[in-house]
Notes:
Predicted 3D model of a 123-nucleotide RNA (FMN riboswitch aptamer (RFN element)) from Secundilactobacillus mixtipabuli. The organism belongs to Secundilactobacillus, within Bacteria.
Order: sequence, then structure tokens, then C1' cells
RNA sequence: GUUCAUCUUCAGGGCAGGGUGCGAUUCCCGACCGGCGGUAAUAGUCCGUGACCUACUCGUUUGAGUAGUUGAUUCGGUGUAACUCCGAAACCGACAGUAAAGUCUGGUAUAAAGAAGAUUGGG
Repeated sequence: GUUCAUCUUCAGGGCAGGGUGCGAUUCCCGACCGGCGGUAAUAGUCCGUGACCUACUCGUUUGAGUAGUUGAUUCGGUGUAACUCCGAAACCGACAGUAAAGUCUGGUAUAAAGAAGAUUGGG
């Protein structure tokens, strides 16, 4: 230095203002937000991935594993190079609850992609 192991910490944002209504941050006008890794150049919309959901298997239970499902972008410009930058116009957002929710409340003081670090540890 590298790799493995163990451990620690961290790891999601957002309805201002207004309308209708008995009642809506859920409807309407409008506002706002963008996990993680990758990339010839910075990405909610490209590729992959986590959460959520479903099925199956294991487990007395708490749970664990495997598989599956899982949304949305174009045009112009610059450039060697950008669906990532600049300009413009669009679009998308699990489940449960509730006046119909990306933004409220809840599962969740959880879990996790992953990031950073520690070790008198092994190779």
C1' cells in the first nucleotide's frame, strides 16, 4: 500500500398565498421537494441500486434468505466529450389513515443502498 474480518458514526427533502366546502396542507388555482453508486462533464427523468409492495423458502416467535414488481424528458446552445452544464418548455413520485395526499399523520427513535472512520486483528 492492498485485501479480508470485526467494530463505530452518519445516511430524504417539500404546499407560502388563495378558492369551494360542515369538513380538504388530500379537490381547484398556485407553491415547493429531489436517496445512493456509475458516467468522456455536475443527472428526480440515462444505466444500476435502496426504501415500499408481492410471492416463495426457513424459523415457535421477533425475524432471515431468495425471486419478482417498482414512476417520469424533450428541444436549442457550448464543448473533444453533457438525455448530467446553460436557455426554454415538460413530466414523475410506494403502502395505510383521513374529504381523494410526492409534501400531513403512521409503520419509522425502524431498516437500508451507501459514505466516512477505527483496530494491539488475519492474508